[in-house]
RNA sequence: GCCGCUGGACGGGCAGUCGCCUUCGCCGCAAGGUGGAGGAGGAAAGUCCGGUCUCCGCAGGGCGGCGUGCCGGCUAACGGCCGGGAGGGCGCCUGGUGACGGGUGCUCUACGGAAAGUGCCACAGAAAAUAUACCGCCCGGCUUGCCGGGUAAGGGUGAAAUGGUGCGGUAAGAGCGCACCGCGGAUGGAGUAAUUCAUCCGGCAGGGCAAACCCCACGCGGAGCAAGACCAAAUAGGGGAGGAGGAGUGGCCCGCUCCGCUUCUACUUCCGGGUAGGUCGCUAGAGCCGGGCAGCAAUGUCCGGCCCAGAGGAAUGACUGCCGCCCGCAAGGGCACAGAAACCGGCUUAUAGUCCAGCGGCUAUA
Numbered sequence: 001g002c003c004g005c006u007g008g009a010c011g012g013g014c015a016g017u018c019g020c021c022u023u024c025g026c027c028g029c030a031a032g033g034u035g036g037a038g039g040a041g042g043a044a045a046g047u048c049c050g051g052u053c054u055c056c057g058c059a060g061g062g063c064g065g066c067g068u069g070c071c072g073g074c075u076a077a078c079g080g081c082c083g084g085g086a087g088g089g090c091g092c093c094u095g096g097u098g099a100c101g102g103g104u105g106c107u108c109u110a111c112g113g114a115a116a117g118u119g120c121c122a123c124a125g126a127a128a129a130u131a132u133a134c135c136g137c138c139c140g141g142c143u144u145g146c147c148g149g150g151u152a153a154g155g156g157u158g159a160a161a162u163g164g165u166g167c168g169g170u171a172a173g174a175g176c177g178c179a180c181c182g183c184g185g186a187u188g189g190a191g192u193a194a195u196u197c198a199u200c201c202g203g204c205a206g207g208g209c210a211a212a213c214c215c216c217a218c219g220c221g222g223a224g225c226a227a228g229a230c231c232a233a234a235u236a237g238g239g240g241a242g243g244a245g246g247a248g249u250g251g252c253c254c255g256c257u258c259c260g261c262u263u264c265u266a267c268u269u270c271c272g273g274g275u276a277g278g279u280c281g282c283u284a285g286a287g288c289c290g291g292g293c294a295g296c297a298a299u300g301u302c303c304g305g306c307c308c309a310g311a312g313g314a315a316u317g318a319c320u321g322c323c324g325c326c327c328g329c330a331a332g333g334g335c336a337c338a339g340a341a342a343c344c345g346g347c348u349u350a351u352a353g354u355c356c357a358g359c360g361g362c363u364a365u366a
Base pairs, nucleotide, nucleotide: 001362002361003360004359005358006357007356008355009354010353012323013322014321015320016319017318018317020039021038022037023036024035025034026033027032041337045348046347048346049345050344051343052342053224054223055222056221065220066219067218068217069216070084071083072082073081074080085111086109087108088107089106090105091104092103093102094101095100112215113214117213118212119209120208121207134155135154136151137150138149139148140147141146142145163181164180165179166178167177168176182204183202184201185200186199187198188197189196190195228280229279230278231277238271239270240269241268242267245264246263247262248261249260250259251258287306288305289304290303291302292301293300294299324335325334326333327332
């Protein structure tokens, strides 16, 4: 210098003009005018997870459903983050005859339980799990290529075949015996724990799948700012009081008048629900920036400074000049992904280009 990986920061810049939204000041009776301040993101996105807030529901217990799943820590909480453990893959080094072990770098892991029960394991294969002899090997028999028996060392099938290596042993074999490797158990030490180390014991039992049902442990009420709260027209309903007038009926058999009761209603007045509309919720917050301290870290805490859209289906735009970058011979064109809707913490996805740090590789020089 180039390339790659990981992490972080930025993600066109400056100036001018005209607009838009919010808000404040001044002028104006008002309409409006005028001046100032602020006005998208790292993901505002997907709405996957967790919370704040609001309303509804809720004695307690059980069944059912959903989610999470090594350990510890952080956090308001989480399926998030940090640290640790264990295991797998790839590479390098190393010990051992070997099975295998040790170290190191990168990387991945839904990583509780398969001796509670049920179920599944395609094809191939003799056999896929209380079973089993296809080839081969060994023994015996004879009718000489078959039968009976033994055998899981070898071959073959398969993703997977009943621990492995070595030495004995045997008719051939086999944990049949021994040593080691692996596995399991007990005791002791270390660690908060997951786990790990040492010693001893056990010939070693039941192959895998729980992102199959299931079991165990823990957690979980529902809906969502169009949540919800308040003010409140016009018109049409509802209820109470008054009520000119009409109808019915009683007081006397009839008529009239008067008095009383019931009912209807113009009208007056009061109350209440709802709609339009308006106000709040609404953005000062698990906030941002800088520094100190504690901690390996996530994170916490202290000090100082700052205020940074909040409007209604919705403003954040357009043009000009210069510069930067990309495409193009040029004229010219373009500026990654993308667009707030109550708010916050995560995850995931999209993202042209630029810069910084660390690591690795190649190359050149000293």
Predicted 3D model of a 366-nucleotide RNA (Bacterial RNase P class A) from a Bryobacteraceae bacterium. Its Rfam family is "Bacterial RNase P class A". By type it is a ribozyme. The prediction has a mean pLDDT of 79. The sequence is in RNAcentral, with records from ENA.